[in-house]
RNA sequence: CUCCCUGUAGUUCAAUGGAUAGAACGGGCGCCUCCUAAGCGCCAGAUACAGGUUCGAUUCCUGUCGGGGGGA
Numbered sequence: 001c002u003c004c005c006u007g008u009a010g011u012u013c014a015a016u017g018g019a020u021a022g023a024a025c026g027g028g029c030g031c032c033u034c035c036u037a038a039g040c041g042c043c044a045g046a047u048a049c050a051g052g053u054u055c056g057a058u059u060c061c062u063g064u065c066g067g068g069g070g071g072a
Stems, first nucleotide, its partner, number of pairs: 001071007010025004018055001027043005048064005
């Protein structure tokens, strides 16, 4: 320099153009317990950024940025 893959809660993963973006673990609060753990209930928390297509975008397209890989 060029090509390919990839980016969603703190972490690991779902959501194949359509309902309020879900789950597990983790965090906070409460219940239970003599206390802790376990268990149960509730709460907070995310689509890298900017455009485009569409009635509608996490999803499709383009660019930028980050990560991984191949070639020179």
Notes
Transfer RNA from a Betaproteobacteria bacterium, 72 nucleotides, folded computationally. It matches the Rfam family "tRNA". The family's RNA type in Rfam is transfer RNA. The source organism's lineage runs through Bacteria, Pseudomonadati, Pseudomonadota and Betaproteobacteria.